A computed fold for a 76-nucleotide RNA from Dehalobacter sp., annotated as c-di-GMP-I riboswitch aptamer.
The source organism's lineage runs through Bacteria, Bacillota, Clostridia, Desulfitobacteriaceae and Dehalobacter.
Its Rfam family is "c-di-GMP-I riboswitch aptamer". About the family: GEMM was predicted in a large-scale screen for bacterial structured RNA regulatory elements.
The RNAcentral record of the sequence draws on Ribocentre.
RNA sequence: UUACUGAAAUGGCAAACCUGUUGAAAAGCAGGGACGCAAAGCUAAAGGGCCUGUAAGAUGGCAGCCAGCUACCAAA
Numbered sequence: 001u002u003a004c005u006g007a008a009a010u011g012g013c014a015a016a017c018c019u020g021u022u023g024a025a026a027a028g029c030a031g032g033g034a035c036g037c038a039a040a041g042c043u044a045a046a047g048g049g050c051c052u053g054u055a056a057g058a059u060g061g062c063a064g065c066c067a068g069c070u071a072c073c074a075a076a
Stems, first nucleotide, its partner, number of pairs: 005074002012037002017032006035064001041069003047066002049062003
């Protein structure tokens, strides 16, 4: 230096659930809370997939499904 790797350290995020709030819903936001995460950082206007909704159709959502982009530390 690289990695499709992850021992250690320092920090980080926060599922379910509860309370409040927004929303038709999915779901979002704030607080509490930790199941987990080495990208659980960013992207839903590259793309696939999923959820809601509809007679049908996303234009509404999900990045903690895959994916794309970027990145801290570092032993073997």